Predicted 3D model of a 73-nucleotide RNA (transfer RNA) from a Bacteroidia bacterium. NCBI's taxonomy places the organism under Bacteria, Pseudomonadati, Bacteroidota, Bacteroidia. The sequence is in RNAcentral, with records from ENA.
RNA sequence: GACUCCGUAGCUCAGUAGGUAGAGCACUUGCCUUUUAAGCAAGGGGUCCCGGGUUCGAGUCCCGGCGGAGUCA
Numbered sequence: 001g002a003c004u005c006c007g008u009a010g011c012u013c014a015g016u017a018g019g020u021a022g023a024g025c026a027c028u029u030g031c032c033u034u035u036u037a038a039g040c041a042a043g044g045g046g047u048c049c050c051g052g053g054u055u056c057g058a059g060u061c062c063c064g065g066c067g068g069a070g071u072c073a
Base pairs, nucleotide, nucleotide: 001072002071003070004069005068006067007066010025011024012023013022019056027043028042029041030040031039049065050064051063052062053061
């Protein structure tokens, strides 16, 4: 330098032809328990790396950046 893949909740990830964002763990509260843990129930938390474009509508499509991994030179 060229190409490929990835970037979504605190963490690990899903989101399969564009239709208003989810799971597990973690966290908070309650119940249960002598207490802790475990278990059960409820709840909070992200406008999806950044900036543009297309569209009635974008996590998803297009362009440009930034960051990470890899292959080649």